A computed fold for a 72-nucleotide RNA from Kwoniella newhampshirensis, annotated as transfer RNA. Its Rfam family is "tRNA".

């Protein structure tokens, strides 16, 4: 060079066109406890990026970054 896969909360994944983008885990708050953990209960925080299809894109197309593997 070419080709194929990934890209979602600090970190880890789930979500194959629709309702509030879920879950764990992390951090803060309260609860419990002499106190720490542990538990339980709230919060807080994410769709790589530009573009297209569509009444409607986290998902489909296309391009551009980034990792990752093959080939050469």
């Nucleotide at each position: 060079g070419c080709g194929c896969u990934u890209g979602u909360a600090g970190u880890a994944u789930a979500g194959u066109g629709g309702u509030c983008a879920g879950u764990a885990u992390a951090u803060u708050u309260c609860g419990c406890u002499u106190c720490c953990a542990a538990c339980g209960a709230a919060a807080u925080g994410a769709c790589c990026u530009g573009g297209g299809u569509u009444c409607g894109a986290a998902u489909c197309c296309c391009g551009g970054c980034a990792a990752g593997c093959g080939c050469a």

The coordinates come from a structure-prediction model, not an experiment, and the mean pLDDT is 81.